This is a predicted structure of a 264-nucleotide part of an RNA (large-subunit ribosomal RNA, domain VI) from a Lachnospiraceae bacterium. It matches the Rfam family "Bacterial large subunit ribosomal RNA". A reference for the family is Yusupov et al. (2001), "Crystal structure of the ribosome at 5.5 A resolution", Science. It was read from a public genome assembly.
[in-house]
Context: one part of a larger RNA
RNA sequence: CGUAGGAUAUUUGAGAGGAGCUGACCCUAGUACGAGAGGACCAGGUCGGACGCACCACCGGUGCACCGGUUGUUCCGCCAGGAGCAUAGCCGGAUAGCCGCGUGCGGGAGUGAUAAACGCUGAGAGCAUCUAAGCGUGAAACAUGCUUCAAGAUGAGAUAUCCCACAACGAAAGUUGGUAAGGUCACUUGCAGACUACAAGUUGAUAGGUCGAAGGUGGAAGCGCAGUAAUGCGUGCAGCUGAUCGAUACUAAUAGACCGAGGG
Numbered sequence: 001c002g003u004a005g006g007a008u009a010u011u012u013g014a015g016a017g018g019a020g021c022u023g024a025c026c027c028u029a030g031u032a033c034g035a036g037a038g039g040a041c042c043a044g045g046u047c048g049g050a051c052g053c054a055c056c057a058c059c060g061g062u063g064c065a066c067c068g069g070u071u072g073u074u075c076c077g078c079c080a081g082g083a084g085c086a087u088a089g090c091c092g093g094a095u096a097g098c099c100g101c102g103u104g105c106g107g108g109a110g111u112g113a114u115a116a117a118c119g120c121u122g123a124g125a126g127c128a129u130c131u132a133a134g135c136g137u138g139a140a141a142c143a144u145g146c147u148u149c150a151a152g153a154u155g156a157g158a159u160a161u162c163c164c165a166c167a168a169c170g171a172a173a174g175u176u177g178g179u180a181a182g183g184u185c186a187c188u189u190g191c192a193g194a195c196u197a198c199a200a201g202u203u204g205a206u207a208g209g210u211c212g213a214a215g216g217u218g219g220a221a222g223c224g225c226a227g228u229a230a231u232g233c234g235u236g237c238a239g240c241u242g243a244u245c246g247a248u249a250c251u252a253a254u255a256g257a258c259c260g261a262g263g264g
Base pairs, nucleotide, nucleotide: 001152005163006162007161008160009159010158011157015149016148017147018146021049022048023047024046025045026044033038051106052105053104054103055102059100060099061098062097066093067092068091069090070089071086072085073084074083075082076081110144111143112142117137118136119135120134164264166177167176168175169174182259183258184257185256187201188200189199190198206252207251208250209248210247211246212245213244215241216240217239222235223234224233225232226231
């Protein structure tokens, strides 16, 4: 921009994509078959491999604004306690999130028309013949079925609901302006995201703060006690704590601006 008024929801599915794999074992059954050796079809069940999708309760990885230990050095006047730098200085752990090595699930069944093939009936050609007319069975292939997108499918679909008898100019077609339903910008943001889009709006928990909790770290500082001291113990599962959970309008989602039909 179009979809012959403007919108908001819910959809149909033309069409397009994805998936489509496979093994071993048990049973049937040491049966059919076979002199024996050997050894099934069909039917049923169990456990896997690779691949794919989703997720983070478990296991594990990462986790540069979490906690602790520790070396050198500079600084905070000194002690104590800290901070900066040294690859995040090094080391030990680790929440959320994101991941796999973790967990869950999937390939199916069914249907239609078929291929090779196997048939029925059957003439030409009194027989025979699956074929010439006609009718069946039949594959991981084909069309469906499962799943994702999808009406720019210009063939522009469908359903429900909402808004509309404004103004100026014009003979009319129409143009312009302010509006309606509705929407956009802006503001606070996200488990959404390249941008866009999507999602929340004071009748509010969207973010921050605060409070509480979980989880993490692992026992803070100060003080006291023991010890010559290093250090240990007590106060005290302490102190600290990013993303997690809950509560709370304290701060900020304000103030506003703009777009948007005219009876189809």
Record summary:
Taxonomically the source falls in Lachnospiraceae (Bacteria, Bacillati, Clostridia, Lachnospirales). Model confidence (mean pLDDT): 86 of 100.